[in-house]
RNA sequence: CGCUUAUCGAGAGAGGUGGAGGGACUGGCCCGAUGAAGCCCGGCAGCGGAUUUUCCGUGUUACGGAGAAUGCUGUGCCAAUUCCAGCAGGAUAUUCUAUCCUGACAGAUAAGAG
Numbered sequence: 001c002g003c004u005u006a007u008c009g010a011g012a013g014a015g016g017u018g019g020a021g022g023g024a025c026u027g028g029c030c031c032g033a034u035g036a037a038g039c040c041c042g043g044c045a046g047c048g049g050a051u052u053u054u055c056c057g058u059g060u061u062a063c064g065g066a067g068a069a070u071g072c073u074g075u076g077c078c079a080a081u082u083c084c085a086g087c088a089g090g091a092u093a094u095u096c097u098a099u100c101c102u103g104a105c106a107g108a109u110a111a112g113a114g
Stems, first nucleotide, its partner, number of pairs: 001114001003112006013041001015040003021031003025086004042078003046075004050070009082106001087103007
């Protein structure tokens, strides 16, 4: 870096530092000097690991399967549904429009193989 699989309506600070930006992209709409990003501390708990544990199976000091607990470990995350839409289809109505529904696309994270 692309590929595969799973998940994305829950959760998380009136701290320090820093100084103007941030919310992937585009369009909206927002957040921001009552202090953005980044960094430190703090926190959350999704996925993998580890440990403990419940049930089931077997060729029963063990192994396999299903579930639960613990932030111990690797990552991740901490405004707004992935903030909303972006392509296609559909429903309703007060039908140049608005609202809603479904599926894709894109994105993010984890795990796996390359």
A computed fold for a 114-nucleotide RNA from Aneurinibacillus danicus, annotated as SAM riboswitch aptamer (S box leader).
The model forms 88% of the base pairs in the Rfam consensus.
The organism belongs to Aneurinibacillus, within Bacteria.
It matches the Rfam family "SAM riboswitch aptamer (S box leader)". Rfam links the family to the GO term regulation of gene expression.
The coordinates come from a structure-prediction model, not an experiment, and the mean pLDDT is 82.
It was read from a public genome assembly, where an Rfam model found it.